[in-house]
Context: one part of a larger RNA
RNA sequence: UUGGGCGUAAAGUGUGCGUAGGCGGUUUGAUGUGUCCUUGUUUAAAUACCCCGACUUAAUCGGGGGAAAGGUAAGGAAACUAUCGGACUUGAGGAUUGGCAGGGGUGCUGGAACAGCUAGUGUAGCAGUGAAAUGCGUUGAUAUUAGCUGGAACACCAAAGGCGAAGGCAGGCACCUAGGCUUUUCUCUGACGCUGAGGCACGAAAGCUAGGGGAGCGAAACAGAUUAGAGACCUGUGUAGUCCUAGCCGUAAACGAUGUCCGCUAGGUAUCGGAGAUCAGAGUUCGGAAGUCGGAGGUCGGACAGUUUUGUCUGAUAUCUGAUUUCUGAUUUCCGAUCUCCGGUGCCGUAAGCUAACGCGUUAAGCGGACCGCCUGGGGAGUACGGCCGCAAGGCUAAAACUC
Numbered sequence: 001u002u003g004g005g006c007g008u009a010a011a012g013u014g015u016g017c018g019u020a021g022g023c024g025g026u027u028u029g030a031u032g033u034g035u036c037c038u039u040g041u042u043u044a045a046a047u048a049c050c051c052c053g054a055c056u057u058a059a060u061c062g063g064g065g066g067a068a069a070g071g072u073a074a075g076g077a078a079a080c081u082a083u084c085g086g087a088c089u090u091g092a093g094g095a096u097u098g099g100c101a102g103g104g105g106u107g108c109u110g111g112a113a114c115a116g117c118u119a120g121u122g123u124a125g126c127a128g129u130g131a132a133a134u135g136c137g138u139u140g141a142u143a144u145u146a147g148c149u150g151g152a153a154c155a156c157c158a159a160a161g162g163c164g165a166a167g168g169c170a171g172g173c174a175c176c177u178a179g180g181c182u183u184u185u186c187u188c189u190g191a192c193g194c195u196g197a198g199g200c201a202c203g204a205a206a207g208c209u210a211g212g213g214g215a216g217c218g219a220a221a222c223a224g225a226u227u228a229g230a231g232a233c234c235u236g237u238g239u240a241g242u243c244c245u246a247g248c249c250g251u252a253a254a255c256g257a258u259g260u261c262c263g264c265u266a267g268g269u270a271u272c273g274g275a276g277a278u279c280a281g282a283g284u285u286c287g288g289a290a291g292u293c294g295g296a297g298g299u300c301g302g303a304c305a306g307u308u309u310u311g312u313c314u315g316a317u318a319u320c321u322g323a324u325u326u327c328u329g330a331u332u333u334c335c336g337a338u339c340u341c342c343g344g345u346g347c348c349g350u351a352a353g354c355u356a357a358c359g360c361g362u363u364a365a366g367c368g369g370a371c372c373g374c375c376u377g378g379g380g381a382g383u384a385c386g387g388c389c390g391c392a393a394g395g396c397u398a399a400a401a402c403u404c
Stems, first nucleotide, its partner, number of pairs: 003376004007358002012372001014202004021195003025088007034080001035077009049065006091192001092189002094186002098182003103177007110154001114150008125136002162169002207248006216242002221237004259371006267348013281334003285330012298317008353360002377404003386397004
């Protein structure tokens, strides 16, 4: 190199965006790049292969034949590939209506706890440990009450839960902003796609530079113990740091130790987001039927007053209208249950399959495809040297001798 591999044996870049390159949906026409067929020519001879012959055989030598694989020329084929042109919608993307969530940034703000300060009450201890001591305290501690100041982190909700490409993200509110899923409508664009060497961006903690901040914790340091010793484990202090702003560093068991994308291959169960259907409960609005109570005016009567028009009280009947109760229909909102579908997060497991086993198992480590990265015995060594980056710490790239 070929090959074989990369969850745990060596091996998936920490993550994304993306340049070159590689690969790429359906249909149609042209060309004939690759491709295929036929023929010619060339690739000296010798060698190699097959056959025949000469030396008694062999080695050796002579004669004949055929290649294989390339180059080149002419003629042809047009399925695939390529190029150019036309068309399509299923891949991909866009616009639009509503919903979902610790995604990011900026500002404002809340309570508990803690520490300090001031004041009150109060008196001899407090703190700490396996046991102690160092330490704090009569200049009044610990405890307790009130007030003020300060910094950091957000109990319960909280979950096998959510979001993010990864790192990661959690008190509350407002504003700015990115992406995803689902849903309504347009049924818009028409292959616009996948991957991605270099490159660019982001990237926990620690560390670095400058300026702030500093409650608690706490490398270093100091002290007390323990101990043979104790540069530790335990205790008391405590600086850097942890926090903020601006910049650098660029690494982690950056882990699912599992690269990204696409298609296919039994299920069961839980949960998150959304949609649809059915059912039940509560509420809004509108309508219908029946019952009860009230009001208005109409008609027909009765009683009383009055000179008439009329007035007061009362009975019956139908109409209109208001309130309330019951039943029922539609509408829309909320909550819940069941079923189905889409997307995510988990668990169990084969009906299979894979695996050295463990295990994985529609979120594959199964069956296939595209592209990238990486591995090739252990140590030496992720080191030396060189180069690039960095203020430094160091990072990235990366051997050999020697040895087993």